Annotation
Predicted 3D model of a 305-nucleotide RNA (Bacterial RNase P class A) from a Bacteroidia bacterium. Its Rfam family is "Bacterial RNase P class A". Rfam classes the family as a ribozyme. Its family is annotated with dimeric ribonuclease P complex, tRNA processing and ribonuclease P activity in the Gene Ontology. The same sequence occurs in records of 2 taxa. The organism belongs to Bacteroidia, within Bacteria. It is recorded under the gene name rnpB.

RNA sequence: GGGGGUGGGGGCGCCUGCGCCGGCAAGUAAGCUUGCCGGAGGAAAGUCCGGGCGCGUGGGAGCAGGCUGCCUCCCGCAAGGGAGGGCUGCUGACCCGCAAGGGCAGCAGACGGAUAGGGCCACAGAAAACAUACCGCCCCUUCGGGGGUAAGGGUGAAAAGGGACGGUAAGAGCGUCCCCUCGGGUAACCCCCAGCCCGCGCAAGGCCAAGCAGCUGGCAAUGACCGCUCCCAGAGCCGGCGGGUAGGCCGCUCAGAGAAAUGCAGGCGUAGACACAGAACCCGGCUUACUACCCACACCCCACC
Numbered sequence: 001g002g003g004g005g006u007g008g009g010g011g012c013g014c015c016u017g018c019g020c021c022g023g024c025a026a027g028u029a030a031g032c033u034u035g036c037c038g039g040a041g042g043a044a045a046g047u048c049c050g051g052g053c054g055c056g057u058g059g060g061a062g063c064a065g066g067c068u069g070c071c072u073c074c075c076g077c078a079a080g081g082g083a084g085g086g087c088u089g090c091u092g093a094c095c096c097g098c099a100a101g102g103g104c105a106g107c108a109g110a111c112g113g114a115u116a117g118g119g120c121c122a123c124a125g126a127a128a129a130c131a132u133a134c135c136g137c138c139c140c141u142u143c144g145g146g147g148g149u150a151a152g153g154g155u156g157a158a159a160a161g162g163g164a165c166g167g168u169a170a171g172a173g174c175g176u177c178c179c180c181u182c183g184g185g186u187a188a189c190c191c192c193c194a195g196c197c198c199g200c201g202c203a204a205g206g207c208c209a210a211g212c213a214g215c216u217g218g219c220a221a222u223g224a225c226c227g228c229u230c231c232c233a234g235a236g237c238c239g240g241c242g243g244g245u246a247g248g249c250c251g252c253u254c255a256g257a258g259a260a261a262u263g264c265a266g267g268c269g270u271a272g273a274c275a276c277a278g279a280a281c282c283c284g285g286c287u288u289a290c291u292a293c294c295c296a297c298a299c300c301c302c303a304c305c
Base pairs, nucleotide, nucleotide: 001301002300003299005297006296007295008294009293010291012269013268014267015266016265017264018263020039021038022037023036024035025034026033027032041276045287046286048285049284050283051282052281053201054200055199056198065197066196067195068194069193070085071084072083073082074081075080086111087109088108089107090106091105092104094103095102096101112192113191117190118189119186120185121184134153135152136149137148138147139146140145161179162178163177164176165175166174205250206249207248208247214241215240216239217238218237219236
């Protein structure tokens, strides 16, 4: 000097022109025009977790289901986050030690429980757990093999032992006595334990409410209603009620709603203005996506001393 990685910051500002959405005001008969104001994000995303809010339930308990999970403290209603400590794992040309191992430093960890029970277990191995037999050992043999055994070898991270005596064809916790003990991993598989959680969600839900149907009152074949008068015609007409469909409004916000608007071009500034990406009731988290630029950390490459 360059490169990618991790973490943090920041994810444009101003001016001009042409446009988009909403509100207000003025003008206009109206369509519309003009002016002013407001107009996405750090993740608006995934919808994973929690809260508000709404509706349902007279109260309580339980089942099912869900979330959280080393310890202490702090912030927070909670979810979640932060600090310190412990434990485990990895790394280290560091320290101690002959070594085994220990210490120190850095990084990482969903880190309650594997003698409650069930399931599963790559590779190797005969077998990964009520079992099984490759070599070996013992018995039989028609020499092809058949049967017994699990002491010894071998595999593996893991295959339940030690001593003595008995026992047998050879053996074996097979039996007796004594001793050691509870013998692999996995709970981000079911499960168990502890704490917490009522269910469903803005298509929640609330209000208004055509038409049709329902109930009801009045008028009408002594002819109603259809502007009035006359003639003709002849069976409906007018109102009220509750529930409630279509539809509308609220919920919903100085962004806002309705398949839904914030863009483009030029210039200036700056270290830089790119990328990921568009609110849909609101808020707090988690996770994921992205990086033109700035900062920090460690690593790699090149050059020089």